[in-house]
Molecule: transfer RNA
Organism: Amycolatopsis magusensis
Formats: sequence, C1' cells, structure tokens
RNA sequence: ACCCCCGUAGCUCAGCGGACAGAGCACAUGACUACGAAUCAUGGGGUCGCAGGUUCGAUCCCUGCCGGGGGUG
Repeated sequence: ACCCCCGUAGCUCAGCGGACAGAGCACAUGACUACGAAUCAUGGGGUCGCAGGUUCGAUCCCUGCCGGGGGUG
C1' cells in the first nucleotide's frame, strides 16, 4: 500500500429499513439477614466511532475518514 472482519450502556454482545434501541454481567436503592454473601424487586446509564449520501423513514443500505484485529506483498 491493497484485501477481509469488527466498532451499539462501565464490560461481553443481540438487534427483517419502521416498536420508547435491548439482554446478561456490573452499578444504585429496597426487601431478606445479627451483618454480609446469595436470592428477589425496582431503577439509573446510549449523540448506535465521525462526516456525508440514498430513502417518507437508517443502528441496519452506499461513500469517505478514524480506531481495533487478521491476511497478502
């Protein structure tokens, strides 16, 4: 330099072009307990990497960048 894959919550990841963008773990509060742990209930937390484009409508499709991983020379 070129090719491929990935980028969504603090972490690991889901998410037919149309739902209020979700789950598990973590975190907070409450219940339980002598106190914790475990368990149960409730809750907070997201400019969906950035910028454009297509579309009535984009996390999803297209283009260019940025970052991470792999490959070729």